Predicted 3D model of a 93-nucleotide RNA (Glycine riboswitch aptamer) from a Hyphomonadaceae bacterium.
Rfam family: Glycine riboswitch aptamer. Its family is annotated with glycine biosynthetic process in the Gene Ontology.
The source organism's lineage runs through Bacteria, Pseudomonadota, Alphaproteobacteria, Hyphomonadales and Hyphomonadaceae.
Its mean pLDDT, the model's own confidence on a scale to 100, is 77.

RNA sequence: GAAAUUCUCGCGGGAGAGUGUAGUCAAUUGCAUUACCGCCGAAGGAGCAACCGCGCCCCGGAAACUCUCAGGCAAAAGGACCGUGAUAAUUAU
Numbered sequence: 001g002a003a004a005u006u007c008u009c010g011c012g013g014g015a016g017a018g019u020g021u022a023g024u025c026a027a028u029u030g031c032a033u034u035a036c037c038g039c040c041g042a043a044g045g046a047g048c049a050a051c052c053g054c055g056c057c058c059c060g061g062a063a064a065c066u067c068u069c070a071g072g073c074a075a076a077a078g079g080a081c082c083g084u085g086a087u088a089a090u091u092a093u
Stems, first nucleotide, its partner, number of pairs: 003091004008086006018037001020036005025030001038073003044069001045067003051061003
């Protein structure tokens, strides 16, 4: 100096499911809030397990799978993940 990986941040893309019903406050007639019913999975969380580590067992890690606690079901916001840029750190050469 360059490559790879990770954290954080910026930019672009980014799905699903009721603008449900009844009330309260407001009077801006709602995008707030409470309760009830019906749904969604791609923040987070949890669980099993394919798989990985180990000769085997035990044990450990582990998903976009499963559960829906949380979150969400017009728009906005958020959003796993992908691309890209930057700082910092780590590692082989």